A computed fold for a 104-nucleotide RNA, annotated as SAM riboswitch aptamer (S box leader).
Its mean pLDDT, the model's own confidence on a scale to 100, is 82.
It was read from a public genome assembly, where an Rfam model found it.
Its Rfam family is "SAM riboswitch aptamer (S box leader)". Its family is annotated with regulation of gene expression in the Gene Ontology.

[in-house]
RNA sequence: GAAUUAUAAAGAGGAGUCGAGAGAACAGGCUCAUAGAAGCUCCGACAACCUGCAAAAGUUUGCAAGGUGCCAAAACCUGACCUGAGAACCAGGAGUUAUAAUUU
Numbered sequence: 001g002a003a004u005u006a007u008a009a010a011g012a013g014g015a016g017u018c019g020a021g022a023g024a025a026c027a028g029g030c031u032c033a034u035a036g037a038a039g040c041u042c043c044g045a046c047a048a049c050c051u052g053c054a055a056a057a058g059u060u061u062g063c064a065a066g067g068u069g070c071c072a073a074a075a076c077c078u079g080a081c082c083u084g085a086g087a088a089c090c091a092g093g094a095g096u097u098a099u100a101a102u103u104u
Base pairs, nucleotide, nucleotide: 001104002103003102004101005100006099007098008097013043014042015041016040017039021032022031023030026079027078028077029076044071046069049067050066051064052063053062054061055060075096081093082092083091084090
């Protein structure tokens, strides 16, 4: 890098450093940001996919937090395709993205 499965409207911020962009990519919107954002480091938190332990026997429940992840806004919102008879709106899905686990 690729494939499969699951999840994604819940939850959780301070300090230091740096210095102009950032919110995945493209477009539109909106937002954050020199009153210092984003990134990086440290500490802290959140969550519970893998993991450990206990109980259960329905692949479940509880506890812990070792490996990951995550800590503005719904994955910030919308967008080519499909379905709900058609248009608009709306809802759902697909697709894309992210994360985990497994495989290659």